RNA sequence: AGUGCAUAAGGUGAUGAAGCUCACCUAAUUGCCGUGAAGGCUGAUGGCUUCUACGCGCUU
Numbered sequence: 001a002g003u004g005c006a007u008a009a010g011g012u013g014a015u016g017a018a019g020c021u022c023a024c025c026u027a028a029u030u031g032c033c034g035u036g037a038a039g040g041c042u043g044a045u046g047g048c049u050u051c052u053a054c055g056c057g058c059u060u
Stems, first nucleotide, its partner, number of pairs: 010025004016051006031041003
C1' cells in the first nucleotide's frame, strides 16, 4: 500500500424535525399528469405518533 473476513456502526426511502417500526444500500434514492413548447396536480410519514410550516372547512 492492496485484498478478504468479522465486529461496531452509518446511510436511503419526491418538501423540515424527533421517537418507534419496516424494507433496502455502498449506493439505496430523486412523485404524477401533460405539451412541439408552455404548463398542471397531490403530499411535510416507506408506515404510525408528535411538533413546525402550508392548505381547506366550521366556530368565536
Model confidence (mean pLDDT): 77 of 100. This is a predicted structure of a 60-nucleotide RNA (Fluoride riboswitch aptamer (crcB RNA motif)) from a Clostridia bacterium. The model forms 100% of the base pairs in the Rfam consensus. Taxonomically the source falls in Clostridia (Bacteria, Bacillati, Bacillota). The sequence was found by an Rfam model in a public genome assembly.